[in-house]
Context: one part of a larger RNA
RNA sequence: GCCCUGCUAAGGAACUCGGCAAUCUGGCCCCGUAACUUCGGAAGAAGGGGUGCCUCCGAGGGUAACGGCUGAAACGCCGCUCGCCUUUGGAGGUCGCAGCGAAGAGGGCCUGGCGACUGUUUACCAAAAACACAGCUCUCUGCGAAGGAGAAAUCCGACGUAUAGGGGGUGACGCCUGGCCAAUGCCCGUCGGUUAAGGGGAGAGGUCAGCCGCAAGGUGCAGCCUCAAACUGAAGCCCGGGUGAAUGCCGGCCGUAACUCUAACGGUCCUAUGGUAGCAAAAUUCCUUGUCGGGUAAGUUCCGACCCGCACGAAAGGCGUAACGAUUAGGCCGCUGUCUCAGCAGGGCACUCG
Numbered sequence: 001g002c003c004c005u006g007c008u009a010a011g012g013a014a015c016u017c018g019g020c021a022a023u024c025u026g027g028c029c030c031c032g033u034a035a036c037u038u039c040g041g042a043a044g045a046a047g048g049g050g051u052g053c054c055u056c057c058g059a060g061g062g063u064a065a066c067g068g069c070u071g072a073a074a075c076g077c078c079g080c081u082c083g084c085c086u087u088u089g090g091a092g093g094u095c096g097c098a099g100c101g102a103a104g105a106g107g108g109c110c111u112g113g114c115g116a117c118u119g120u121u122u123a124c125c126a127a128a129a130a131c132a133c134a135g136c137u138c139u140c141u142g143c144g145a146a147g148g149a150g151a152a153a154u155c156c157g158a159c160g161u162a163u164a165g166g167g168g169g170u171g172a173c174g175c176c177u178g179g180c181c182a183a184u185g186c187c188c189g190u191c192g193g194u195u196a197a198g199g200g201g202a203g204a205g206g207u208c209a210g211c212c213g214c215a216a217g218g219u220g221c222a223g224c225c226u227c228a229a230a231c232u233g234a235a236g237c238c239c240g241g242g243u244g245a246a247u248g249c250c251g252g253c254c255g256u257a258a259c260u261c262u263a264a265c266g267g268u269c270c271u272a273u274g275g276u277a278g279c280a281a282a283a284u285u286c287c288u289u290g291u292c293g294g295g296u297a298a299g300u301u302c303c304g305a306c307c308c309g310c311a312c313g314a315a316a317g318g319c320g321u322a323a324c325g326a327u328u329a330g331g332c333c334g335c336u337g338u339c340u341c342a343g344c345a346g347g348g349c350a351c352u353c354g
Base pairs, nucleotide, nucleotide: 001349002348003347004346005345006344007343008342010340011339014338019335027051028050029049030048031047036041038172052094053093054092055091056090057089058088059087060086061085062084063083066079067078068077069076095099107333108332109331110330111329112328113327114325115324119131120130135170136169137168138167139166140165141164147156148155149154173320174319175318176317178250179249180248183247184246185243186242187241188240189239192238193237194236198232199231203227204226205225206224207223210219211218212217251269252268253267254266255265278312279309290306291305292304293303294302
């Protein structure tokens, strides 16, 4: 000097990203307990008091020696009272610093964010606001179901039958969930257009028996072979319609009110329609430590507002919400070696000698 354990004057978070860590609190009994609330909770809220031992007095429960009643007896029934066991209340006294005397055993409160909740998860850096979840909704499926495994047989679904089963999304509950079907997807329709194989063979070509030719060669029946037009030929696509808790999308510029500012109002361009309610510097805000208010002596965080939303927004749900959380953010009380600032003690290392 380091590690572990314990104690510490005065102060008490000044430490630090942050009270991280360690204190404080702690059992049981009694009193008492707010906002809010889904009336269950919140609650062990908070905050107080008591707690050992001895003596005395009382109450309850058990047992029934004993006594009484009935009876022939036993059994049974009843009970002042004596005991013994046990639960509990009160009064007085008594000892210690301290009585749940050791050990084990909540610190509390206020306000936000997120997720309703109990659960689940990255075995070995993440436990969470991620996943799941009841509930809500869309969609498929009429049973040899849809869907899934398999090469098939077959099996699961299910010895189920739409109050069932599969898939997608959302995620308790409360109040709600706006506009757009132009694009993409899906569903329905089907006159017409387009469209494959196939059908169909117009027509063309190859070959060559014959014929012509001195020859080279020309022409060329039947057959065989090849190419092949019209016409005919589904779904699909084009086309018509529907559909958003389907994939998705939800504007720009200019002007205008008797101070100024602003613009209820008007004009214009584009579009399928131009973001409704609610919320908002937000787990979203770049500018930004926005501005105002609160809290502090002092506050890039926090809370309440404002709205100029770079770039919220309604089941990739919107906004609230009691309860819950080893969640996350801010504050307060208590408490402390976290700190001012270090000291001491015990143990173990290091170090020295052997």
The part of an RNA shown here (large-subunit ribosomal RNA, domain IV) has 354 nucleotides and comes from a Pseudomonadota bacterium. It matches the Rfam family "Bacterial large subunit ribosomal RNA". The coordinates come from a structure-prediction model, not an experiment, and the mean pLDDT is 87.